[in-house]
RNA sequence: GUGGCCGUAGCUCAGUGGUAGAGCGCCCGACUGUGGCUCGGGUGACGCAGGUUCGAUUCCUGCCGGUCACA
Numbered sequence: 001g002u003g004g005c006c007g008u009a010g011c012u013c014a015g016u017g018g019u020a021g022a023g024c025g026c027c028c029g030a031c032u033g034u035g036g037c038u039c040g041g042g043u044g045a046c047g048c049a050g051g052u053u054c055g056a057u058u059c060c061u062g063c064c065g066g067u068c069a070c071a
Stems, first nucleotide, its partner, number of pairs: 001070007010024004018054001025043006047063005
């Protein structure tokens, strides 16, 4: 340099046009002599900029970052 794939919560991952979810984590409470386990509640995210659409995490374009292959 060319091509492919990926970018969503603190971490690991779902979500193929109509309300953004889970597990772990973190906070509060219950339980417990304390802690842990367990249970209840809460917390927090779509890489950036445009386009299409009534409506975009999703489709299109560019950029940025990561990764793989080739050179």
Source information
The prediction has a mean pLDDT of 81. Predicted 3D model of a 71-nucleotide RNA (transfer RNA). The sequence is in RNAcentral, with records from ENA. It matches the Rfam family "tRNA". Rfam classes the family as a transfer RNA. Rfam describes the family as follows. Transfer RNA (tRNA) molecules are approximately 80 nucleotides in length.